[in-house]
Context: one part of a larger RNA
RNA sequence: GGCAAGGAGUUCAUCUCUGUAGCAAGGUUAACGAAAGGAAGCCAUAGCGAAAGCGAAAGCCCCGUAGCUUCGGCGAGGGGGCUGGGUGUGAAAGUGCCCAUAGUUACAGGGAUGAGACCAGAAGCCCGUCGAUCUAGCCCUUGGUAGGGUGAAGUCAGGGGAAACCCUGAUGGAGGCUCGCUACCCGUGUUGGGAUUCAAACCGCUGGGGUGACCUGGGGCUAGGGGUGAAAAGCUAAUCUAGAUGGGUGAUAGCUGGUUCCUUUCGAAAUGAUCCUUAGAUCAGCCUCGAUGGAGACGGACAAUGGUGUAGAGAUACUGAUUCGGUAAUCAAGGGGAGAAAUCCCCAGUUGCCCUGUCAAACUCCGAAGUCAUUGUCGUCGCAGAAGUCGGGAGUGAGGGAGCGGGGUAAGCUCGCUACCCGAGAGGGAAAGAAUCCAGAUCAAGGUUAAGGUCCUUAAGUGUCUUCUAAGUGAGGAAAGGAGUGCUCAACCCCAGACAGUGGGAAGGUUGGCUUAGAGGUAGCCAUCCUUUAAAGAGUGUGUAAUAGCUCACCCACCGAGGUUGUGUGCCCUGAUAAUGGACGGGACUAAGGAGACCACCGAUACCUUGAAACUCGGAAGAGAUUUGGUAGGAAGGUGUACUGCUAGGGCAGAAGCGUUAAUGUGAGUUGGCGUGGACCUUGCAGUAACAAGAAUCUUGCC
Numbered sequence: 001g002g003c004a005a006g007g008a009g010u011u012c013a014u015c016u017c018u019g020u021a022g023c024a025a026g027g028u029u030a031a032c033g034a035a036a037g038g039a040a041g042c043c044a045u046a047g048c049g050a051a052a053g054c055g056a057a058a059g060c061c062c063c064g065u066a067g068c069u070u071c072g073g074c075g076a077g078g079g080g081g082c083u084g085g086g087u088g089u090g091a092a093a094g095u096g097c098c099c100a101u102a103g104u105u106a107c108a109g110g111g112a113u114g115a116g117a118c119c120a121g122a123a124g125c126c127c128g129u130c131g132a133u134c135u136a137g138c139c140c141u142u143g144g145u146a147g148g149g150u151g152a153a154g155u156c157a158g159g160g161g162a163a164a165c166c167c168u169g170a171u172g173g174a175g176g177c178u179c180g181c182u183a184c185c186c187g188u189g190u191u192g193g194g195a196u197u198c199a200a201a202c203c204g205c206u207g208g209g210g211u212g213a214c215c216u217g218g219g220g221c222u223a224g225g226g227g228u229g230a231a232a233a234g235c236u237a238a239u240c241u242a243g244a245u246g247g248g249u250g251a252u253a254g255c256u257g258g259u260u261c262c263u264u265u266c267g268a269a270a271u272g273a274u275c276c277u278u279a280g281a282u283c284a285g286c287c288u289c290g291a292u293g294g295a296g297a298c299g300g301a302c303a304a305u306g307g308u309g310u311a312g313a314g315a316u317a318c319u320g321a322u323u324c325g326g327u328a329a330u331c332a333a334g335g336g337g338a339g340a341a342a343u344c345c346c347c348a349g350u351u352g353c354c355c356u357g358u359c360a361a362a363c364u365c366c367g368a369a370g371u372c373a374u375u376g377u378c379g380u381c382g383c384a385g386a387a388g389u390c391g392g393g394a395g396u397g398a399g400g401g402a403g404c405g406g407g408g409u410a411a412g413c414u415c416g417c418u419a420c421c422c423g424a425g426a427g428g429g430a431a432a433g434a435a436u437c438c439a440g441a442u443c444a445a446g447g448u449u450a451a452g453g454u455c456c457u458u459a460a461g462u463g464u465c466u467u468c469u470a471a472g473u474g475a476g477g478a479a480a481g482g483a484g485u486g487c488u489c490a491a492c493c494c495c496a497g498a499c500a501g502u503g504g505g506a507a508g509g510u511u512g513g514c515u516u517a518g519a520g521g522u523a524g525c526c527a528u529c530c531u532u533u534a535a536a537g538a539g540u541g542u543g544u545a546a547u548a549g550c551u552c553a554c555c556c557a558c559c560g561a562g563g564u565u566g567u568g569u570g571c572c573c574u575g576a577u578a579a580u581g582g583a584c585g586g587g588a589c590u591a592a593g594g595a596g597a598c599c600a601c602c603g604a605u606a607c608c609u610u611g612a613a614a615c616u617c618g619g620a621a622g623a624g625a626u627u628u629g630g631u632a633g634g635a636a637g638g639u640g641u642a643c644u645g646c647u648a649g650g651g652c653a654g655a656a657g658c659g660u661u662a663a664u665g666u667g668a669g670u671u672g673g674c675g676u677g678g679a680c681c682u683u684g685c686a687g688u689a690a691c692a693a694g695a696a697u698c699u700u701g702c703c
Stems, first nucleotide, its partner, number of pairs: 001703006011115013026043003032037001047054002057083001059082005067074002084099006118258004125248006136222006143215002145212001147179003150175001154171007184209003189205001191204003224240001226236003261638006271284005285396002287393006296381003300378009312366001313364002319360003325354006334347005399422003402418006427438003442612007452602003455587003461599001463598006474589001480574003484571004489566005501558005507531003512526003537552001541550002613628002615624003639692001641689006648682003657676008
């Protein structure tokens, strides 16, 4: 992993609601008993009051449902009002609750509470036992320690000394001394291998101790909040911040996983409040079922009237912010100038005004779309039952996306509003995609369209007309930049010759003055005239040390028709960078790309047509405008299993089971045929339940 079998809302008590049945102002028994009975008790029949206690209308009027009707109306239930009454309180006035109705017992079902309470699952807590054959310490007893090195005290000899004692040489053999893969013990390097292993701690290499606080065999002692510990919360039998085992025990778990047949019908929530509350609860909201009620309901459309101050926009319409220029006033300090000084003038600054250009959530002279209220008309739903009311059962209370906003550099971020979508929604498109576009799937068949598409992949146009693009732009992107190219408009030049090109000229005073080593058009400063001319700057750039040289402005000639500059706009280019080669889905495409117009066609579970089923109403026949996606969840109707009672049957001429096949039912299923099998099985109506398997790292067995 596969298969098979097992595997989860049960039982009792009490309460509550619904259905059914009995009796009913009553209903019913418990223990016990064979039964009759048993009359204790319980619930109901009266309320009010804390209590003592006291103790009530079968009243009158109106509306009105079903129904009836002589069509006027009456009117069970139902609703409203009036008077009166009981009781509590109060001196009273008054005021709270109550005043003619249905209960009760049983069974079945829904739910609640208490119990293990749908099943499985902790870590834990407590009690009793068992453990020191591992390991820690201690006690008794036993065994072990190759071979080297060093050379303490003491002693002896010699020498010295007055002595104490010292020196030298021998001898001697100390030490938690030294070397050591002897044995033995340990386990440094977070080293190599191993890693379903040789091994639930190993094999190598390397390393530490090795006469000692050494190692070790045997025997013994200490036990769980206890031991032992040269102390690491270490060790205490692969278990230790409290051992193992049995019990309390089905501990508890707001957490996690699982929870077994079918069909029909409706169908949520992820919000508010409170909580030692935030993974949970309670109340409300939203779902469902029933009863009551008896006619209206509605985020719908349009119109009218009224409200509003957002988006946007605006600036002599305010409050503030703010650019350039002008002008006036002011000018303390600051800067500059004049003056001997007082003082005066200017700049900058400040303020006002004018002009120009910009801004605001806490600005508004303005101001939408929307939205709210009321009214009217229409629409949709509604006697097959609206609004409202009461009761039974829930789930939800972690949401998410989109659009519009607040915060944030931003986020698959966060907080709002709206209530479109996903959640709980299939189908078609967007290559692929929860929520984007189209569109809400009962079933079957045929047709028409939507979004989106129509060269091939791939259903449908290699469709028509007019244009643009040359970038494979299309087919991802900003500020900024572009003698890319189309269109538009404007200004200027032009046959008296434009623009470009080619040829020629580009002079004189003069080397202007100053400066400077030099300064000759051309370092720098000042000035920038005159003349000759068709024209020519006291010079546009290059160049020289300075000159020189080249060139330009400007003029002439040749040439011969449009040219130059700008505004707006379409497409395009650059900007353009990420790690395997990969940004139209691919092939490919110059349209099969972009813009505009038009005609066809394809394309969904949408729409239409036909048939069928369900649903709702109904006893049926039948009728039906709108209906039939669906998680949590509510409600309804069925199928199957085991056993029992009654009933009716089958079976060795072949029961159950198993295999296979056919028919039938929306389905759970049911009924046949054939084979196998070899002895039991079952219809109908009821009853009782240890009643349905795919999941629980489910349990057991087999492979």
The part of an RNA shown here (large-subunit ribosomal RNA, domain II) has 703 nucleotides and comes from a marine sediment metagenome. Rfam family: Bacterial large subunit ribosomal RNA. Gene Ontology terms of the family: ribosome and structural constituent of ribosome. The full RNA is in RNAcentral, with records from MGnify. The prediction has a mean pLDDT of 82.